[in-house]
Molecule: c-di-GMP-I-GGC riboswitch aptamer
Organism: Bacillota bacterium
RNA sequence: UCCGAUAAAGGCAAACCCACUGAAAAGUGGGGGCGCAAAGCUACGGGUCUAACGUGGAAGACACUAUGAUCGCCGGGCCGCCGAGA
Numbered sequence: 001u002c003c004g005a006u007a008a009a010g011g012c013a014a015a016c017c018c019a020c021u022g023a024a025a026a027g028u029g030g031g032g033g034c035g036c037a038a039a040g041c042u043a044c045g046g047g048u049c050u051a052a053c054g055u056g057g058a059a060g061a062c063a064c065u066a067u068g069a070u071c072g073c074c075g076g077g078c079c080g081c082c083g084a085g086a
Stems, first nucleotide, its partner, number of pairs: 001086002003083002011036002016031006034072001040078003044075003047070003054064003
């Protein structure tokens, strides 16, 4: 450096439920545990989600729009535990 074990020490925590925050997507805390060797950090590129504000509209309908969200969608960047193995 690569690789990731029926190893060891540990770690994280999906769905769902409760509380709170938020317009929403979603987030935070508690329970929970599907999974994860970067499921650690980072919205940088792509994707996806939302549409308050804004624009169109007669309209509170509807449509468009990220400045919002997601790193447990993919890729990139940064950092890192262990050692059966190469």